c-di-GMP-I riboswitch aptamer from a Bacillota bacterium, 103 nucleotides, folded computationally. The coordinates come from a structure-prediction model, not an experiment, and the mean pLDDT is 84.

């Protein structure tokens, strides 16, 4: 310092779900609580994935409006659908730190 993670030591983390809290949500976090991890340590840089409060965009619907009463147009609602700047590090890559055993 490199090469594996069969095998030792100390030990670490903690999926699912169930309660608190926080969030639109996705998901976060605290306790429990273990399916499983040698980086299941850090980091949203790159791909993927999950979410749409906000925001665009739509023939049609609803209501209100405007009105030359013939229609179109505004506005508000619902619905549909896009979007990340929100999440994911237990999806993969880069990045960066380490424990012990081997080599």
């Nucleotide at each position: 310092g490199c090469u594996u993670g069969c095998u030792c030591a100390g030990g670490g983390c903690a999926a699912a779900c169930c309660a608190g809290c926080a969030g639109a949500a996705a998901u976060g976090u605290u306790g429990g609580g273990a399916c499983g991890c040698a980086a299941a340590g850090c980091c949203a840089c790159g791909g993927g994935c999950c979410u749409a409060c906000g925001g665009g965009u739509g023939a049609a619907c609803u209501g209100c409006u405007c009105a030359u009463c013939a229609g179109a147009g505004g506005c508000a609602g619902g619905c549909a659908u896009c979007u990340a700047a929100g999440g994911u590090a237990g999806c993969c890559g880069a990045g960066u730190u380490g424990c012990c055993a081997u080599u």
NCBI's taxonomy places the organism under Bacteria, Bacillati, Bacillota. It was read from a public genome assembly, where an Rfam model found it.